[in-house]
RNA sequence: CGCGCAGGCCAGGCAGUCGCGGGUCGCCUCGGCGGCCCGAGGAAAGUCCGGACACCACAGAGCAGGGUGCUGGUUAACGGCCAGCGGGGGAAACCCCAGGGAAAGUGCCACAGAAACGACACAGCCUCCGGCUUGCCGGCGGCGAAGGUGAAAUGGUGCGGUAAGAGCGCACCAGCGGUCUGGUGACAGGCCGGCUGGGUAAACCCCACCCGGUGCAAGGCCAAGCCGGGGCGCCACGGGUUGCUCGCCCAGCCCCAGGUCGGCCGCACGAGGCGCCCGGCAACGGGCGUCCCAGAUGGAUGACUGCCCACGACAGAAUCCGGCUUACGGCCUGCUAGCCCU
Numbered sequence: 001c002g003c004g005c006a007g008g009c010c011a012g013g014c015a016g017u018c019g020c021g022g023g024u025c026g027c028c029u030c031g032g033c034g035g036c037c038c039g040a041g042g043a044a045a046g047u048c049c050g051g052a053c054a055c056c057a058c059a060g061a062g063c064a065g066g067g068u069g070c071u072g073g074u075u076a077a078c079g080g081c082c083a084g085c086g087g088g089g090g091a092a093a094c095c096c097c098a099g100g101g102a103a104a105g106u107g108c109c110a111c112a113g114a115a116a117c118g119a120c121a122c123a124g125c126c127u128c129c130g131g132c133u134u135g136c137c138g139g140c141g142g143c144g145a146a147g148g149u150g151a152a153a154u155g156g157u158g159c160g161g162u163a164a165g166a167g168c169g170c171a172c173c174a175g176c177g178g179u180c181u182g183g184u185g186a187c188a189g190g191c192c193g194g195c196u197g198g199g200u201a202a203a204c205c206c207c208a209c210c211c212g213g214u215g216c217a218a219g220g221c222c223a224a225g226c227c228g229g230g231g232c233g234c235c236a237c238g239g240g241u242u243g244c245u246c247g248c249c250c251a252g253c254c255c256c257a258g259g260u261c262g263g264c265c266g267c268a269c270g271a272g273g274c275g276c277c278c279g280g281c282a283a284c285g286g287g288c289g290u291c292c293c294a295g296a297u298g299g300a301u302g303a304c305u306g307c308c309c310a311c312g313a314c315a316g317a318a319u320c321c322g323g324c325u326u327a328c329g330g331c332c333u334g335c336u337a338g339c340c341c342u
Stems, first nucleotide, its partner, number of pairs: 001338001004335007012308007020039008041314001045325002048323005053215004065211005070084005085099001086097004100206002105204002107200003122147001124143003128139005155173006174196001176193007219265004228256005238250004272291008309312001
């Protein structure tokens, strides 16, 4: 120098004027005015996962259904994160993996191939017997090595062995079982054994663990009008019902219940941010100090001016929080390998 890998940080800056949303204080003619303070993000996004909170349902257990799936830890919880194990990729830094069970059962395994799971022998090899044209045919048997197919053919390679062969025997390797050592564990390593059972579970299934439903338009409070229920309706005064009285009905007044328009709460102090210290490899946890940091409901962040620079990407909260994923500009640090120079 250009390439790659990992981690962290920033999100144009400063000043002024005007405007918008919220809080608080003061004044006040109760409608406002003024002072001070605060006012989007790392993803506010997708709504994929987990929780808080709220209402509904619910004795307990089981079935069904869904999810998760190596080990240990972390957390309120998680399918997240951290540290490992095993496997895979890369020259490396480093990255990726739904990674339990296939001798419980069932299904599937295209094409090719004789044969794709419990059986076979296409093409073949060999002893023996018989025949003859003496290297071929037929037969009784033995074999599964070499050939061809395939993603995969009943362990692989080599040596021995044999009529030909074969884990038939041996060595190494893979796998399985036992045992010892190390590790909390996944697992790793050593020794021994008999020789060996196709693959597929993001196919059904089995096993272990977890899971009630709906979402802030949750939900709660206040409450015009209308409708409904109750009381009074008088010592003099409302209307209707028969001339009068009572009674009844209505008006009027009061009370009650539900609750519409509307208003308020939920709703901004929280599994909170920052700094330091401690424990831990880390995720994370603990302690101390410090800070208050949007809260709308037609829904607020903008406009203008001046200066500067490398000329500014993706993008706007709506109950909140922890993750994941996606979009995107720039800066810094460390590391790997290569080239060049000293």
Background
A computed fold for a 342-nucleotide RNA from a Miltoncostaeaceae bacterium, annotated as Bacterial RNase P class A. Lineage of the source: Bacteria > Bacillati > Actinomycetota > Thermoleophilia > Miltoncostaeaceae. The prediction has a mean pLDDT of 76. Of the family's consensus pairs, 90% are formed in the model.